[in-house]
RNA sequence: AAAGACAAAGGCAAAUCUGUUGAAAAAUAGAGACGCAAAACCACAGAUCUAAUGUGAUAAAACACGACGAUGGCUGGGUUACCUGAU
Numbered sequence: 001a002a003a004g005a006c007a008a009a010g011g012c013a014a015a016u017c018u019g020u021u022g023a024a025a026a027a028u029a030g031a032g033a034c035g036c037a038a039a040a041c042c043a044c045a046g047a048u049c050u051a052a053u054g055u056g057a058u059a060a061a062a063c064a065c066g067a068c069g070a071u072g073g074c075u076g077g078g079u080u081a082c083c084u085g086a087u
Base pairs, nucleotide, nucleotide: 003084004083011036012035016031017030018029019028020027021026034073040079041078042077044076045075046074047071048070049069054065055064056063
């Protein structure tokens, strides 16, 4: 430097439940483990989700559009890092 084993040490924690926050997506704390070798960090590109505010619509609604919101455990990209020596 590369690689990541039916191995060792250490680590993270899906669904679900409960509390809190939020309009929602979702976040967060505890319980819990489906999985993870970057499941650590960054919304830069794509993707997906939501639709408060806004615009359109309507008698009023419904409804449609729409990110400045969300997902890094969807993919790519960028940054940083632990352990091991089986290959």
c-di-GMP-I-GGC riboswitch aptamer from Gracilibacillus boraciitolerans JCM 21714, 87 nucleotides, folded computationally. The coordinates come from a structure-prediction model, not an experiment, and the mean pLDDT is 86.